[in-house]
RNA sequence: UUCUAUGAAUCGCUUAAUUCUAAGUUUUAGAAGCGGGGGACCCAAUCAACAUGUGGCGCGGCCACUAGGGGUGAAUCCAUAUUUUAUGGUAGGGUGACUCUUUCCACCCGAAUCCGACAGCUAACCUCGUCAGCGUUUAAAGAGAAGAAUG
Numbered sequence: 001u002u003c004u005a006u007g008a009a010u011c012g013c014u015u016a017a018u019u020c021u022a023a024g025u026u027u028u029a030g031a032a033g034c035g036g037g038g039g040a041c042c043c044a045a046u047c048a049a050c051a052u053g054u055g056g057c058g059c060g061g062c063c064a065c066u067a068g069g070g071g072u073g074a075a076u077c078c079a080u081a082u083u084u085u086a087u088g089g090u091a092g093g094g095u096g097a098c099u100c101u102u103u104c105c106a107c108c109c110g111a112a113u114c115c116g117a118c119a120g121c122u123a124a125c126c127u128c129g130u131c132a133g134c135g136u137u138u139a140a141a142g143a144g145a146a147g148a149a150u151g
Stems, first nucleotide, its partner, number of pairs: 001149004011135004018032006033130006043120001053065005068118001069115004077089005092109005098144006
């Protein structure tokens, strides 16, 4: 300087959810990485007072529960019908196979669950998780990375 990527499941994607070691035999423990929660000053918020959900008990308290409040998460909110479930939309999130940015198009999700009357932020410190699911659906511009060839 020019050219290339049409491939793959021994792979790729969502997610914090991966890797290693030891025993062991499908579990357990530890470590690293990754990701959460609690928790001062300051700051923020609040700033009259009062008050602190429900039920039970052997009632200075303990136990159970979820209508208050809060946490994880993209997963909130609105409308309609019905009467507690549906439908439609929506804040928001993701995919379309080298990576990133912008724009367009298509599609998918827009759940679930936990704490238990309690939590703003938060150094030290304390503590927890590392599940589960899916199988490929458009282009354009710019920047970068990789490989090959030539000089």

The prediction has a mean pLDDT of 75. Predicted 3D model of a 151-nucleotide RNA (c-di-AMP riboswitch aptamer (ydaO/yuaA leader)) from Guptibacillus spartinae. NCBI's taxonomy places the organism under Bacteria, Bacillota, Bacilli, Guptibacillaceae, Guptibacillus. Its Rfam family is "c-di-AMP riboswitch aptamer (ydaO/yuaA leader)". Rfam links the family to the GO terms regulation of gene expression and cyclic-di-AMP binding. About the family: This family represents a conserved RNA structure found upstream of the ydaO and yuaA genes in Bacillus subtilis and related genes in other bacteria.